The RNA shown here (Lysine riboswitch aptamer) has 165 nucleotides and comes from a mouse gut metagenome. Of the family's consensus pairs, 100% are formed in the model.

[in-house]
RNA sequence: GAUAGAGGUUGCGUGAUGCAAGAGUAACAGGUUAGAUGCGGCAGGAGCAGGUGAAGACCGGUGAAAGGGCAGCACGCCGAAAGAACAUUUCUGCUGCGGGAAUGUAUCUUGGGCAUAUAUUCAAUAGGUAUAUGACUGUCAUCUGAAAGAAGAUGGGGCGCUAUC
Numbered sequence: 001g002a003u004a005g006a007g008g009u010u011g012c013g014u015g016a017u018g019c020a021a022g023a024g025u026a027a028c029a030g031g032u033u034a035g036a037u038g039c040g041g042c043a044g045g046a047g048c049a050g051g052u053g054a055a056g057a058c059c060g061g062u063g064a065a066a067g068g069g070c071a072g073c074a075c076g077c078c079g080a081a082a083g084a085a086c087a088u089u090u091c092u093g094c095u096g097c098g099g100g101a102a103u104g105u106a107u108c109u110u111g112g113g114c115a116u117a118u119a120u121u122c123a124a125u126a127g128g129u130a131u132a133u134g135a136c137u138g139u140c141a142u143c144u145g146a147a148a149g150a151a152g153a154u155g156g157g158g159c160g161c162u163a164u165c
Stems, first nucleotide, its partner, number of pairs: 001165005008078001011077005017071003027062002030059004037049003041097004081110004085105008111137002114134008139156006
C1' cells in the first nucleotide's frame, strides 16, 4: 500500500407499507356580535379583499395534510453516520434581515449505544440536535495476574483496531 473483517440484535443510514398521534386542529361555508381594517417570521413597497361589512369574539356544520413517531419488511453499509464552519444552487409571492432544503469541501469535532440535566426544535412530556455528567460496552497500549489465562487498574482514539498478501 491492497484485500477481507469485528464492535451491536436497541450498531448506522435510506425507502415504501401499515398503525397511532397530529385533530375535531388548520381550512371552508352559515348564523350572532362587532364596526375598519386585514393579507406568508419581522420591516418596507406593490397588489388584492373590505360599510354589498375588515380584524376579533361566540354557536353550529363539513373537515384535512406535512414534517416527526412505532412496528415489521427491503436495500446499502462499519466515518457506517451526526454536527459545526464555509461555498454554490434553491424555497419562503418582490426587497432587506431571518429561516428551510439540496450539493460540495480529509476545514474542525465525535469509537458506540443508553440514562440524567440544561438549551433548542417540534402539536407533543414522543423524537431530533448541542453541551455536560454517569455507568455500560468495544478496541489498542502499559502494569498486575501464572509462562499461556479469566479478571483487574491506568490511559489513548476511528486517518483507529484485527487478519492475510